[in-house]
This record gives sequence, structure tokens and C1' cells, in this order.
RNA sequence: UCAUUUCUUCGGGGUCGGGUGAAAUUCCCAACCGGCGGUGAUAGAGCAAAUGCUUUUAAGUCCGUGACCCGUGAGCAGCAACAAGCUCCCGGUGGAUUUGGUGUAAUUCCAAAGCCGACAGUAGAGUCUGGAUGGGAGAAGAAAUGA
Repeated sequence: UCAUUUCUUCGGGGUCGGGUGAAAUUCCCAACCGGCGGUGAUAGAGCAAAUGCUUUUAAGUCCGUGACCCGUGAGCAGCAACAAGCUCCCGGUGGAUUUGGUGUAAUUCCAAAGCCGACAGUAGAGUCUGGAUGGGAGAAGAAAUGA
């Protein structure tokens, strides 16, 4: 340094102000927000005479993925028998970008204008309340074993 196992900790943000109305943070004007891994020509810092090197950082809309929802199967629990319930594996659904510039090279940089956002509740919700003191992609650290 790498691999495996175990453990610990961490692990999501957002309606300012106004309009209509009996009632809307849900409609209208306007405001605000962007999980995780990858890619990557950004930016910062350090080193070097320099080409460069090291490190941190860099996409909501590219590639993949988590939460949510649906289904098959397995297990548990339950029943006179079903059903409802819980857990796990596997599979599936569900979103969104263009134009111009630079350049060898950019859907990632710069500029501009767009667009998107589970389920339940409620005057119709990305932002309120709830399932959730849950789950989780993953991140950091420790220990053991092996190479």
C1' cells in the first nucleotide's frame, strides 16, 4: 500500500416580499435549495529555473446510484383457513439543457437563457406537517488476519 472480516462515528438543503380568496408557505407574481460515487481543461496551496509534479477542490440537468413507490421469491410472526404485518434477496417504475465564447479537446470552464424535483395529509406543496429519534448510497477512523 492492497484485500477480507469486525467495530465505531458521521451521513440533505430551501418561500424574503406581495396578489386573489371564507380558506393557499400548496394557486398567481416573486424568492430560495441541490444527497452519494465517477468523469473532468476549473480554482486555491506547496515544490520546481522551466516543461511540470504533489495535494485539496470542481456537474441538480453527462454515466451510475440512494431515499420513496410497485412486483416475484424466501424467512419470521399470525390464523380454524385466508388476509393484513415485519425482515431480507432480486427485478422494475419514477426527473430535468440548450445557445454563444475559448480551445486540439468541455452537455463539466466562462456568459446568457431555460428546465427538473417520491409518497401521504391539507385550497392543488421540490421548500409546511407526517412515516422518520427510521432507512440509506457512501465517507472517515480503529482492530484482526492475509498478500
A computed fold for a 147-nucleotide RNA from Salisediminibacterium beveridgei, annotated as FMN riboswitch aptamer (RFN element). The model forms 100% of the base pairs in the Rfam consensus. Taxonomically the source falls in Salisediminibacterium (Bacteria, Bacillati, Bacillota, Bacilli). Model confidence (mean pLDDT): 79 of 100. RNAcentral holds the sequence, with entries from Rfam and Ribocentre.